The RNA shown here (Fluoride riboswitch aptamer (crcB RNA motif)) has 64 nucleotides and comes from an Actinomycetes bacterium. The sequence was found by an Rfam model in a public genome assembly. The model forms 100% of the base pairs in the Rfam consensus.
RNA sequence: CCUGUGACGGGCGAUGGGGCCCGCCCGAACCGCUGGCUCGCCGGCUGAUGGCUCCUGGUAGCUG
Numbered sequence: 001c002c003u004g005u006g007a008c009g010g011g012c013g014a015u016g017g018g019g020c021c022c023g024c025c026c027g028a029a030c031c032g033c034u035g036g037c038u039c040g041c042c043g044g045c046u047g048a049u050g051g052c053u054c055c056u057g058g059u060a061g062c063u064g
Base pairs, nucleotide, nucleotide: 009026010025011024012023013022016055017054018053019052020051021050032045033044034043035042036041037040
């Protein structure tokens, strides 16, 4: 100096926060799906979760 592994810690999992659990990453993990076309633009769809739950915000329906 390079590579690998382990521990501790940290980061990440398509829009916010808390708790628990799961997975991934060590400068990566991550940055949703889909249609058309003149390949770079124009449209459509689901969801505040990675999963469960609660809060906040938004949307839709019903009732008062």